[in-house]
Context: one part of a larger RNA
RNA sequence: GAGUAGCGAAAGACAGGUGAGAAUCCUGUCCACCGUAUGACUAAGGUUUCCUGGGGAAGGCUCGUCCUCCCAGGGUUAGUCGGGACCUAAGGCGAGGCCGAAAGGCGUAGUCGAUGGCUAACAGGUUGAGAUUCCUGUACCAGGUGAACAUGUUUGAACGAUGGAGGGACGCAGAAGGCUAACGGAUCCCAGCUGCUGGAAAUGCUGGGUCAAGCAAUGAGUCUUAGUGUGAGUUAAAUGCUUGCACUUAUACGGACAAGUUGUGAUGAGGACCGAAAUAAAGUAGGGAAGUCCGUGAUGUCACGCUGCCGAGAAAAGCUUCUAGUUAGUGUUUACCUGCCCGUACCGCAAACCGACACAGGUAGUCGAGGAGAGCAUCCUAAGGUGAGC
Numbered sequence: 001g002a003g004u005a006g007c008g009a010a011a012g013a014c015a016g017g018u019g020a021g022a023a024u025c026c027u028g029u030c031c032a033c034c035g036u037a038u039g040a041c042u043a044a045g046g047u048u049u050c051c052u053g054g055g056g057a058a059g060g061c062u063c064g065u066c067c068u069c070c071c072a073g074g075g076u077u078a079g080u081c082g083g084g085a086c087c088u089a090a091g092g093c094g095a096g097g098c099c100g101a102a103a104g105g106c107g108u109a110g111u112c113g114a115u116g117g118c119u120a121a122c123a124g125g126u127u128g129a130g131a132u133u134c135c136u137g138u139a140c141c142a143g144g145u146g147a148a149c150a151u152g153u154u155u156g157a158a159c160g161a162u163g164g165a166g167g168g169a170c171g172c173a174g175a176a177g178g179c180u181a182a183c184g185g186a187u188c189c190c191a192g193c194u195g196c197u198g199g200a201a202a203u204g205c206u207g208g209g210u211c212a213a214g215c216a217a218u219g220a221g222u223c224u225u226a227g228u229g230u231g232a233g234u235u236a237a238a239u240g241c242u243u244g245c246a247c248u249u250a251u252a253c254g255g256a257c258a259a260g261u262u263g264u265g266a267u268g269a270g271g272a273c274c275g276a277a278a279u280a281a282a283g284u285a286g287g288g289a290a291g292u293c294c295g296u297g298a299u300g301u302c303a304c305g306c307u308g309c310c311g312a313g314a315a316a317a318g319c320u321u322c323u324a325g326u327u328a329g330u331g332u333u334u335a336c337c338u339g340c341c342c343g344u345a346c347c348g349c350a351a352a353c354c355g356a357c358a359c360a361g362g363u364a365g366u367c368g369a370g371g372a373g374a375g376c377a378u379c380c381u382a383a384g385g386u387g388a389g390c
Stems, first nucleotide, its partner, number of pairs: 012030006031387004039367003045347002049345001050074006059067002079140002081343004086117002091112003097106003121138005141339011158326002163322004171309004177302003182296005188209006210269002214264005221257004226248009273287002310313001353362002369381004
């Protein structure tokens, strides 16, 4: 320079409390803002920022009794969620090998590598902070032990390849249908209320009218010809698979898949509301009604199922089957037992990530209600969140 510029998009007011001190902290009442978000979940990233008690030097663009700041203590619980003990893609590494002054480069067998495949748990409750992890209730998967029964030991149960096969196994667009989630309405059901104004006990007002996995039955529909004999291939074998021929059958029987529905789960949970001890800082502990009908209806699901199109749309394992092979147990029901390692707090369109900042920027995915509307536009609202640090 100069007590100058600035104090970074935005609504707060009042009362009470705490305190040395209050525009700024806490509580309450009004008011206001977002509401395909400024709500909820989650990946990456951050790494304790989470919760409780205490503090106020510094950080906080003012203040501060407050904080994502400082100090101390606490907090993340899994057979089923995500990853590993399974599989492979791009790509990486790479025994031998090839090449190269050295360092090293490439690459076979193989081995890693998810953003994909496979894979058994749901509902409610609970903490100051964790929950598909704890608790309650009801399940499922794999393995083990006991009992009963069945079956088998050369008249071979059962298992079964590092081998042969099937399957997994796949694009995009469009249209139609089934169903559900969700939502709306009710003169029906339940609970509370009935008023300080002229009237109102009624078809009045306000609120509520739910629930999973699992198990059993059913199932809109979609796909598919099926059987016998015989020949060939499948590095050995096969009853398996692929394929040729002959006969029979046929738009049918049968089979596979399948959302959903119904019953059960549930004599349970939850539930408007009522509500203590204690007229308290507790709406806590506890108690607990109804639970029906009608309509709209998805972008979800059946299901890339159908039709169409050209750019012609992963792999491997799990799984099923076949033999080669192994050789004495195996299966069902029931009762009980076992189940490893890592992650799990919190933020996550943001004051906690990337931007030197508590920065008007950027940040993958999922859910996303009501009125008006074609609509995820726009305006107003619910649940929920917030009032922007002068």
Predicted 3D model of a 390-nucleotide part of an RNA (large-subunit ribosomal RNA, domain III) from Weissella thailandensis. The prediction has a mean pLDDT of 82. The RNAcentral record of the full RNA draws on ENA. Taxonomically the source falls in Weissella (Bacteria, Bacillati, Bacillota, Bacilli).